[in-house]
RNA sequence: GCGAUUGUGGCGGAAUUGGCAUACGCGCUAGACUAAGGAUCUAGUGGUCCUAGACCUUGGGGGUUCGAGUCCCCCCAAUCGCA
Numbered sequence: 001g002c003g004a005u006u007g008u009g010g011c012g013g014a015a016u017u018g019g020c021a022u023a024c025g026c027g028c029u030a031g032a033c034u035a036a037g038g039a040u041c042u043a044g045u046g047g048u049c050c051u052a053g054a055c056c057u058u059g060g061g062g063g064u065u066c067g068a069g070u071c072c073c074c075c076c077a078a079u080c081g082c083a
Stems, first nucleotide, its partner, number of pairs: 001082007010026003019066001027045006046056004059075005
C1' cells in the first nucleotide's frame, strides 16, 4: 500500500427484513438480612439540563429516507490476511 472483519451505556453483549436503542449478564446505588461483612432477596441504574418535563446519544463527519445501530460515501481506530 491492497483486501476482509470489527467499533453500541462503567464492562461484556443483544437489537429479526430500516420501525419503542441500550434486552440480558456483570458492576454500581439504596433497602432488607447480619454483631459486622460475604452470599441471598427487593427496588433502581445511558447522558445533559434550570428535572411536571425537554433535549441528546450506537467510533467521527456527511448522504438517502416519513423513519438509519442497520443502506451509501469519506475519515479514524483495532484485529487478521496479502504484498
Molecule: transfer RNA
Organism: Defluviitalea saccharophila